Context: one part of a larger RNA
Formats: sequence, C1' cells, structure tokens
RNA sequence: CACCGCCCGUCACACCAUGGGAGUCGGUUGCUCCAGAAGUGGCCGUGCUAACCCGCAAGGGAGGCAGGUCCCCAAGGAGUGGCCGGUAACUGGGGUGAAGUCGUAACAAGGUAGCCGUAGGGGAACCUGCGGCUGGAUCACCUCCUU
Repeated sequence: CACCGCCCGUCACACCAUGGGAGUCGGUUGCUCCAGAAGUGGCCGUGCUAACCCGCAAGGGAGGCAGGUCCCCAAGGAGUGGCCGGUAACUGGGGUGAAGUCGUAACAAGGUAGCCGUAGGGGAACCUGCGGCUGGAUCACCUCCUU
C1' cells in the first nucleotide's frame, strides 16, 4: 500500500489447554465392626520341680516351670465417609491458525448517530422497547470570550 480502507460475529476445518460428567481405576486418611500372631502384664495354676523354710523321714510350704484364661495389640478381613490423582461415552465455552462459508454490526451523519443499563426477540454479527450519557455530525437561535 491511505474507503477497492478498516473491521464484527455465527458456521466449517485443524491443533492446544481447560470446565462439567454416569462411571471406572489407584493412592491416602477417618469411623464402626469382625478376627487376633508374637509379647509384656493380671488371674488361675489340677501337672512338674535339686538349692530356701518346716520336718528324723514320708511329706508339706514358699518360689519357679509347663499349661489355661483375661486386658492391651501388629498384619489381615467386612462396611461406610473425606481428600488427592489417573481415565471416560458425552457435553460447555476458550485460545491459536495467509488467502473457507454467511452476512455487514462498528469506524465518515458508517448510510437507522454511537455508547451504557435493562427487558424481550433473532442463523450470526445484531434488532426492538424503556431509561441514561455525549466520548454525536449538520442547521438555526441564545449566552460568554477573543480580534
């Protein structure tokens, strides 16, 4: 490269990350229950027992051992909840991408001035109503300032 300009949104295509998501998988953690190895401790200790005590002795006592039982309790099992992560049919928008599609909303009075708020409507940019703003052009008038 100066209106043969600029520029908006839907749609289509490709890629990227991301929200939702029936579920599913894993990690971690809480609670309830089941069950309970080894071991300390408590109780019992019919069975066994050289040292201590009694006894001349037989035997008895104390202590100890086996064993039994109870409490605590690791791993384990069942149920249920929290958190974190992976994955997932489908789904929502977002971003990016030279020359795709539809229109032309904005920028000039952008061809209905624009914008803000709100409500309704519409393939899409948007349109319409109501209220507001001037960051609106043009024409006329008024006020003020300068010459």
The part of an RNA shown here (small-subunit ribosomal RNA, 3' minor domain) has 147 nucleotides and comes from a Mariprofundaceae bacterium. It matches the Rfam family "Bacterial small subunit ribosomal RNA". Its family is annotated with ribosome and structural constituent of ribosome in the Gene Ontology. Lineage of the source: Bacteria > Pseudomonadati > Pseudomonadota > Mariprofundales > Mariprofundaceae. The coordinates come from a structure-prediction model, not an experiment, and the mean pLDDT is 80.